[in-house]
The RNA shown here (c-di-GMP-I riboswitch aptamer) has 84 nucleotides and comes from Thermincola ferriacetica.
Rfam family: c-di-GMP-I riboswitch aptamer. About the family: GEMM was predicted in a large-scale screen for bacterial structured RNA regulatory elements.
The coordinates come from a structure-prediction model, not an experiment, and the mean pLDDT is 86.
RNA sequence: CAAUGAUAAAGGCAAACCAGUCGAAAGGCUGGGACGCAAAGCUAUAGGGCCUGUGGGUGAAGCCUAAGGCAGCCAGUUACCUAA
Numbered sequence: 001c002a003a004u005g006a007u008a009a010a011g012g013c014a015a016a017c018c019a020g021u022c023g024a025a026a027g028g029c030u031g032g033g034a035c036g037c038a039a040a041g042c043u044a045u046a047g048g049g050c051c052u053g054u055g056g057g058u059g060a061a062g063c064c065u066a067a068g069g070c071a072g073c074c075a076g077u078u079a080c081c082u083a084a
Stems, first nucleotide, its partner, number of pairs: 005081001012037002017032006035072001041077003047074002049070003055065004
C1' cells in the first nucleotide's frame, strides 16, 4: 500500500413499536426505543428495482399512469480503524 472484516481500539447509525407533527397516500421530520448495520455515510427526471396514486387516461367496477416517495433492495460514489 492492497485485500480482508476480528469477541480489537476510538467513535457512529437505529428496524419494529409508541407519542407529536407534515402529507391524498406512499412516506418524511422530531422525541422515545433497539431489530440489526463495516458504509444502515451520500446520491432518486440523467442505472435497475420497489411503494403510493393527488392529478390525468379509460362507460362503471377495475386497470394504466409520477411530476410524489424508498438508499435498512441491488447499484454508483466518498470515508474511520484494521488482528490473523